This is a predicted structure of a 381-nucleotide RNA (Bacterial RNase P class A) from a Steroidobacteraceae bacterium.
RNA sequence: GGAGUCAGCCAGGCAACCGCGGUGUUCACCUUCACGGGUGGGCAUGGAGGAAAGUCCGGGCUCCACAGGACAAGGCGCCAGGUAAUUCCUGGGGGGCGUGAGCCCACGGAAAGUGCAACAGAAAGCAAACCGCCUAAGUACCUUCGCAAGAGGGUGCCGGUAAGGGUGAAAGGGUGCGGUAAGAGCGCACCGCGUCGGUGGUAACACUCGACGGCACGGUAAACCCCGCCUGGAGCAAGGCCAAAUAGGGGGGCAGGCGGCUUCGUGCCGCGCGUGUGGUCCACACGUGCUCCCGGGUAGGCUGCUUGAGGUACGCGGUGACGCGUAUCCCAGAUGAAUGGUUGCCCACGACAGAACCCGGCUUAUCGGCUGACUCCCACU
Numbered sequence: 001g002g003a004g005u006c007a008g009c010c011a012g013g014c015a016a017c018c019g020c021g022g023u024g025u026u027c028a029c030c031u032u033c034a035c036g037g038g039u040g041g042g043c044a045u046g047g048a049g050g051a052a053a054g055u056c057c058g059g060g061c062u063c064c065a066c067a068g069g070a071c072a073a074g075g076c077g078c079c080a081g082g083u084a085a086u087u088c089c090u091g092g093g094g095g096g097c098g099u100g101a102g103c104c105c106a107c108g109g110a111a112a113g114u115g116c117a118a119c120a121g122a123a124a125g126c127a128a129a130c131c132g133c134c135u136a137a138g139u140a141c142c143u144u145c146g147c148a149a150g151a152g153g154g155u156g157c158c159g160g161u162a163a164g165g166g167u168g169a170a171a172g173g174g175u176g177c178g179g180u181a182a183g184a185g186c187g188c189a190c191c192g193c194g195u196c197g198g199u200g201g202u203a204a205c206a207c208u209c210g211a212c213g214g215c216a217c218g219g220u221a222a223a224c225c226c227c228g229c230c231u232g233g234a235g236c237a238a239g240g241c242c243a244a245a246u247a248g249g250g251g252g253g254c255a256g257g258c259g260g261c262u263u264c265g266u267g268c269c270g271c272g273c274g275u276g277u278g279g280u281c282c283a284c285a286c287g288u289g290c291u292c293c294c295g296g297g298u299a300g301g302c303u304g305c306u307u308g309a310g311g312u313a314c315g316c317g318g319u320g321a322c323g324c325g326u327a328u329c330c331c332a333g334a335u336g337a338a339u340g341g342u343u344g345c346c347c348a349c350g351a352c353a354g355a356a357c358c359c360g361g362c363u364u365a366u367c368g369g370c371u372g373a374c375u376c377c378c379a380c381u
Stems, first nucleotide, its partner, number of pairs: 001377010012346007020047001022045010049352001053363002056361005061235004073231005078092005093107001094105004108226002113224002115220002130165002132161003138157008173191006192215001193213005198207003239303004249294006257271005272288006310329008347350001
């Protein structure tokens, strides 16, 4: 100098003016018996994010349900630790990738059972002879030598063979020597594998350890399944409080034109009366009480609501996640829902995107820039 890995931080800056909603304080007016509330103004003060997002996990909080057990359904799955809790995080083990820093893993069980494997290939789970290799055994024919007994050669058939070729993601350990008709764990040595033991480690697991076994056990469980562990439901539109008008429910008092029925309750029916439509009648529709009290619900309002598993600094413990202690700080809280606009200057010209009960994670989106640690390569000294 170049290429990269990991961790952390910032998210246009400054100024002026005008706004928006929160809180505190103060003044004026309105309202109330009062407490208090409302409207407007002044001053002060703070006003989105690293993801506020997706709502995928885990918890707090709230209401409902709940004796206990079993089944179902869903989720999770190496070990140890952290935590309020987790499928998250930290450390470790194992496997894979990278020269390396480092990164990735859904990482229990395939000797309980069931299922699946296209195409290719002779054969794909009870293994299997297409080419190739071999004719030792058996058998048919031809043929050579020989007087004969017999010996040899060739072509087939029946066969043997998992060394070699070929197919495939995958063909039932690898290398070498022996062995054989040719071959083969068929035998042996080494490597690998499995079982048991030993040693180390809290454990996962590891081992230049020992014995035994020629090796028998292919893949797939984000296929069914088996094993182990976990899980009640709904969500701040949860939930709590106050509570109007109108209608309706219960009760009291007063009033209630006429007739009929009657269960004797102003209970029912009819007429009447009132109002509306309509020029009028008929007709049709609606109404037929007033007042007080009680309780439920609605509109509306208040609350839940932001002081919290909280931030910062320092110290201590721990490899670390994290924990403990001390000091200090208060940092949005709306409810048609604020966090904006204009102008000027500057630069590297500004991405993804915006709270809505609150936290811890994960995932996804993101212009650019900065800091630290580390790795590899090249050059020079």
Rfam family: Bacterial RNase P class A. By type it is a ribozyme. Its family is annotated with ribonuclease P activity, tRNA processing and dimeric ribonuclease P complex in the Gene Ontology. It is recorded under the gene name rnpB. Of the family's consensus pairs, 95% are formed in the model. The prediction has a mean pLDDT of 76.